[in-house]
Context: one part of a larger RNA
Molecule: small-subunit ribosomal RNA, 5' domain
Organism: Diplosoma virens
RNA sequence: GAACGAACGCUGGCGGCAUGCCUAACACAUGCAAGUCGAACGAGAAAAAUCUCUUCGGAGGUUAAGUAAAGUGGCGCACGGGUGAGUAACGCGUAGAUAACCUACCCUUUAGAUUGGGAUAACCUUUGCGAAAGCAGGGCUAAUACCGAAUAAAACUUUUGAUUGAGUGAUCAAAAGUUGAAAGUGCAAACGCUAAAGGAUGGGUCUGCGUUCCAUUAGCUAGUUGGUGAAGUAAAAGCUCACCAAGGCAACGAUGGAUAGCGGGUCUGAGAGGAUGAACCGCCACACUGGCACUGAGACACGGGCCAGACUCCUACGGGAGGCAGCAGUGGGGAAUAUUGCGCAAUGGGCGAAAGCCUGACGCAGCAAUGUCGCGUGAGUGAAGAAGGCCUUCGGGUCGUAAAGCUCUUUAUCUUGGGGAAGAGAAUGACGGUACCCAAGGAAGAAGCACCGGCUAACUACGUGCCAGCAGCCGCGGUAAUACGUAGGGUGCAAGCGUUGUUC
Numbered sequence: 001g002a003a004c005g006a007a008c009g010c011u012g013g014c015g016g017c018a019u020g021c022c023u024a025a026c027a028c029a030u031g032c033a034a035g036u037c038g039a040a041c042g043a044g045a046a047a048a049a050u051c052u053c054u055u056c057g058g059a060g061g062u063u064a065a066g067u068a069a070a071g072u073g074g075c076g077c078a079c080g081g082g083u084g085a086g087u088a089a090c091g092c093g094u095a096g097a098u099a100a101c102c103u104a105c106c107c108u109u110u111a112g113a114u115u116g117g118g119a120u121a122a123c124c125u126u127u128g129c130g131a132a133a134g135c136a137g138g139g140c141u142a143a144u145a146c147c148g149a150a151u152a153a154a155a156c157u158u159u160u161g162a163u164u165g166a167g168u169g170a171u172c173a174a175a176a177g178u179u180g181a182a183a184g185u186g187c188a189a190a191c192g193c194u195a196a197a198g199g200a201u202g203g204g205u206c207u208g209c210g211u212u213c214c215a216u217u218a219g220c221u222a223g224u225u226g227g228u229g230a231a232g233u234a235a236a237a238g239c240u241c242a243c244c245a246a247g248g249c250a251a252c253g254a255u256g257g258a259u260a261g262c263g264g265g266u267c268u269g270a271g272a273g274g275a276u277g278a279a280c281c282g283c284c285a286c287a288c289u290g291g292c293a294c295u296g297a298g299a300c301a302c303g304g305g306c307c308a309g310a311c312u313c314c315u316a317c318g319g320g321a322g323g324c325a326g327c328a329g330u331g332g333g334g335a336a337u338a339u340u341g342c343g344c345a346a347u348g349g350g351c352g353a354a355a356g357c358c359u360g361a362c363g364c365a366g367c368a369a370u371g372u373c374g375c376g377u378g379a380g381u382g383a384a385g386a387a388g389g390c391c392u393u394c395g396g397g398u399c400g401u402a403a404a405g406c407u408c409u410u411u412a413u414c415u416u417g418g419g420g421a422a423g424a425g426a427a428u429g430a431c432g433g434u435a436c437c438c439a440a441g442g443a444a445g446a447a448g449c450a451c452c453g454g455c456u457a458a459c460u461a462c463g464u465g466c467c468a469g470c471a472g473c474c475g476c477g478g479u480a481a482u483a484c485g486u487a488g489g490g491u492g493c494a495a496g497c498g499u500u501g502u503u504c
Base pairs, nucleotide, nucleotide: 001504002503003502004501006500007499008498009497010496013375014374015373016372017371018370019368020367021333026331027330028329030328031327032326035075036074037073040072041071048063049062050061051060052059053058082286083285084284091211092210093209094208095207096206097205098204101203102202106199107198108197109196110195111194112193114149115148116147117146123139124138125137127136128135129134155178156177157176158175159174160173161172162171163170164169184191185190212258213257214256219249220248221247224246225245226244227243228242229241230240261283262282263281264280265276266275267274268273288309289308290307291306292305311322312321313320314319339365341364342363343362347361348359349358350357351356378408379407380406381405388399389398390397391396413445414441415440416439417438418437419436423431448493449492450491451490452489453474454473455472459488460487461486462485463484469476470475
C1' cells in the first nucleotide's frame, strides 16, 4: 500500500447492487418447509339452504356432493434446502479403466397384453385391553394391490461355427434344454401395462500422478500378504469364510500423533510465490450420539423405521412422545451477524390427461454505512476586507469572498397534485400505484473524522511542569513543550473517518 463475512470509537443525507452466527455440530417454545392423482379402487359425511309431514319435541326428502376428511393403490418423498462435526482418504483434483457394473421417469425400435383365483384396508362391531399413545379379536368389500395357469426369447445353461481384441475375453449366427410376463382407465382422442434391444441421463467400482505439520513418532501388520475353493454383491476384490503358504509395508518416511472438508476460485504480488476456501458453482461427509437393516431404479434415508444411550416433555407410574446443521424465531455463548414479513406473478421442482394442488426452492419486501458504486449537502456576485475569534513587534496579520446582502437554480432528496411501466407469447404481477415521467413549492432538511516533532502533507498561543499524559519506530514531558491537554489556524480523507485484528 492492498484486502476483509469483520468488530470497536466518533459521526451519519439518499439511491443501485451485493453481503450478513467466522463463537456452542449448544439447547430449542410456536408456525410453516412434501406432497399429489377420483381419468387405478371400494366406500363416503356435516354445516347451511329448501320442500313435505308434525304430537311443535322432531322425522323424512332434495341441494350441498360423489364434495370434505379418512382408506387401498401409483408416482414423488434418495431432488430441492442446511451444515462442515468427522475425514490426511482414491475424500478431492486431474488423466484414464470398467472386456467387472447398475440406471425409475424420458427417447427410438420390435413383439405382446390370453385365462383364472384367493384375500385385505377403509367400513361395521351390544368383543376385549389401555390414563394416553395406541392395540387385539370378529364380520363384509374393490382394484392398475396380491397369487396361479397359458404363451414368448435377444434372459439363463450347454454345444458348434464365424469375426475380432494387447488381454482374463468380446461380438454375431445356429442347435438343444430350462426358467419365466402383463392391467387396465377413458365417450373418444389418448394415457397407461409386459418382455427385449439400443440411446440419453445419472451413478457404482478400480488405477497412475498430485494433495499440511511433527523423526523430541522407527519400526508396523494374523484377515495381516498371497493362493485354492466357496459365500456374497448390480459389479472386480480377504469384501466374508474354510484350508494352504509366510508373506506385506517402511528412511523415496511405514506406524503413531497433531491439524484440516477438497476443488473451481478469492486476497496479495511485476511475477515466481505466499495466504485462504465466506458468498456463487462442482464433489464429499453428516442430520441429538452410536449401531442396524427394511422399502425402493436409487437410501443404509435431515422433516421414514428398529435397538441402545444422553437430554427434554406427558403420565393414572403400568407406559408413552420428541430431535431447527430447512425458513423465520427464542435462550445461551460471543467483540459480533437480520423479519416468528408478502407471494407462488416469474424461474425451477413433485404429482396429475388437464384444470390445478403443493413448493420458507425461488421471486420480492423488511433490518444493518457490513461492503462497493453513484449522487447530494447549492450556483453566481459580493471589501465597509463587517462583527466576532485567534495571533501580534500593537503598526497590523489571519479565519476571508468566507459570511451578510443581491441575483439565480431545484439535479438528487422532500411535500402536494397528475400520469404510470417492463418483467407476461391468450389469461395471470407478490414486488407496487414501486421504478420512472410531468407540474407546482421552497436554499430549503443534509459534514464529519483523524492528524499537524522526524518518518509524513500540515504551526502558533495558553495550560501543565519527568506530573498529568503521548507513543507504530525513533522518542516527547523535570517552567519559554510545533511531540501532553485546550484553542485558533492548517493538512488529509469524506458519509464516512480513525483504531484493533488477520493475510499478502